[in-house]
Molecule: RNase P RNA; transfer RNA
Organism: Gammaproteobacteria bacterium
């Protein structure tokens, strides 16, 4: 100099003018709300965005037990909490720096596995190879009975691999090495990794197909939810709704008590469970489209010390930082910045400034983003 | 703001316990008719919304992204 990996970050500045919103025991209008004007402060994001996951909060019914139903998944820690975050092991990619990984079990069970092939999982045997017999011959053969699984061939995928010895061929038949299974003995909190012993080797894939083990998850969501005010027909309609039996009382069709049953509704999958002795639930009509509260001071921000490899914890110190609702956070002028374009240069002139925009508030994740800036490392070339 | 569903031929819609995607009108050629339409016969049909992943193999299973479409609120 080239080519690259991680990671922070910042995303137009600066002044002036004219609206917008929202706050002030702030002024002025006689005085108290409100309103209007003045003043003085404050006013979008790193993703406010998808709404994909976890909380907070608030109603529903004590959100409690078990089904189901989902979801999660290699240990081990953080955290409110999570599927998110750290460190670790395990495969896989790169020459490296580094990246990626739904990475739990397929000898619990059930399902599949097109086509091709002999055979797709009880396994078998197409073309080979080898022995026997019988036919034929100058040979080559062919028929049948058996041995193979080494070659070949079909697939995506064929019952450990290499070599060596064995065998009529062949075969973990026998051995060495490679994997693999069980087991010990170190390390390690585990997940694992090392060593060494033993077995000839066990019955291919799929679980992001049912399953099966662990371990989570009540349902809904600020249009939650509370309160005032106003209006209107406290309407209509369908469904399920307090069992039978027997006995005693009176005010004679209601009341009690026993047995029988456990069967009604309603509790936002069901069941125990809780409630309801009359009403619930559901459609369909009717009024209302105002107001306040939740609402932003929080699992808060920043700097420092401290403990931990880290994610994070903690202590002290500052600071207060948007709350609209037919929904403010713009608009314009001057100077600068970046970008492109006319210009041989230089002056200078026109044209543009990503992605996007709060809406109960937080932790993630995931998409989108022109253009910049810092740090840390890695390869490859040259020179000294 | 929040919930929830779709996306296959030009249009409507099947196909989604994974194995080469089809109906029906529509278009285009043929018969039939003096012509049209009706009606018989044929053929074309298409990256399954778009990108990635599991799998031998994805329309289908899975995540991400786009696009469309529905639903809500108070009284009594």
């Nucleotide at each position: 100099g080239g080519a690259g990996u991680c990671g922070a970050c910042c995303g137009g500045g600066c002044a002036g003018u004219c609206g917008c919103u929202g706050u002030g025991c702030g002024g002025u209008g006689a005085a108290u709300u409100g309103u209007a004007c003045c003043c003085a402060c404050a006013g979008a994001g790193g993703a406010a965005a998808g709404u994909c996951c976890g909380g907070g909060c608030u109603c529903c019914g004590c959100a409690g037990g078990g089904c189901a139903a989902g979801g999660c998944g290699c240990c081990a820690g953080g955290u409110a909490a999570u599927g998110c975050c750290u460190g670790g092991g395990a495969g896989g990619c790169g020459c490296g720096a580094g990246c990626c990984u739904a990475c739990g079990g397929a000898a619990a069970g059930u399902g599949c596995c097109a086509c091709a092939g002999a055979a797709a999982a009880u396994a078998u045997a197409c073309c080979g190879c080898c022995c026997g017999a019988g036919c034929a011959u100058u040979g080559c053969g062919c028929u049948u009975g058996g041995g193979u699984a080494a070659g070949g061939g079909u697939g995506a995928a064929a019952u450990g691999g290499u070599g060596c010895g064995g065998u009529a061929a062949g075969a973990g038949c026998g051995c060495a090495c490679c994997g693999c299974a069980u087991c010990u003995c170190g390390c390690g909190u585990a997940a694992g990794c090392g060593a060494g012993a033993u077995g000839g080797c066990a019955g291919g894939g799929u679980a992001a197909a049912c399953c099966c083990c662990g371990c989570c998850u009540g349902g809904a969501g600020c249009a939650a939810g509370a309160c005032c005010a106003a209006a209107u027909a406290g309407g209509g309609a369908a469904a399920c709704g307090a069992u039978c039996c027997g006995c005693c009382a009176c005010u004679c069709g209601u009341g009690g008590c026993g047995g029988u049953g456990c069967a009604g509704c309603g509790c936002g999958g069901c069941c125990c469970g809780c409630g309801c002795a009359a009403g619930u639930u559901u459609c369909c009509g009717g009024g209302u489209a105002g107001g306040u509260c939740g609402c932003u001071g929080g699992a808060g921000a920043c700097g420092u010390g401290c403990g931990g490899c880290g994610a994070c914890g903690u202590a002290c110190g500052u600071c207060c930082u948007a709350g609209a609702u037919g929904a403010a956070u713009g608009a314009u002028u001057g100077c600068c910045c970046c970008g492109g374009c006319a210009g041989u240069c230089c002056a200078u002139g026109c044209c543009g400034g990503a992605c996007a925009g709060a809406a109960c508030c937080c932790g993630g994740c995931u998409u989108a983003c022109a253009g910049g800036u810092c740090g840390a490392c890695u390869c490859c070339u040259g020179c000294c | 703001g929040g919930g929830c569903c779709g996306u296959u031929a030009g249009c409507u819609c099947a196909g989604c316990u994974g194995g080469u995607a089809g109906a029906g009108c529509a278009c285009u050629c043929g018969g039939c008719u003096u012509u049209u339409a009706a009606c018989c016969g044929a053929a074309u049909u298409g990256u399954c919304g778009u990108g990635a992943g599991u799998u031998c193999g994805a329309a289908u299973c899975u995540c991400a992204c786009a696009c469309g479409g529905c639903c809500c609120a108070c009284c009594a």